This is a predicted structure of a 73-nucleotide RNA (transfer RNA) from an uncultured Clostridia bacterium. The prediction has a mean pLDDT of 81.

RNA sequence: GCUCUCAUCGUCUAGUGGCCUAGGACACCAGCCUCUCACGUUGGCAACACGGGUUCAAAUCCCGUUGGGAGUA
Numbered sequence: 001g002c003u004c005u006c007a008u009c010g011u012c013u014a015g016u017g018g019c020c021u022a023g024g025a026c027a028c029c030a031g032c033c034u035c036u037c038a039c040g041u042u043g044g045c046a047a048c049a050c051g052g053g054u055u056c057a058a059a060u061c062c063c064g065u066u067g068g069g070a071g072u073a
Base pairs, nucleotide, nucleotide: 001072002071003070004069005068006067007066010026011025012024013023018056028044029043030042031041032040049065050064051063052062053061
C1' cells in the first nucleotide's frame, strides 16, 4: 500500500430497517432497611465515533473520515 473487520451509558454488553423518546449487568447517586457500615430492596443518572447518502422511516443499509484489530507482499 491492498483486503477484511470492529466502534452503543463510567465499564461490559443486547440490537440484524418500524414493536426503540435504544434494553440489561456492574459501577455511581438518592430513598427504605440497620445503632452505623455492609447485604438486601426501590428509584434515579447515563450511550449509538464523526460527516454525507439511500428510504415514508437508519444504531441497523451504502460512501467517506478518524481510531482499534487481523491478513497479505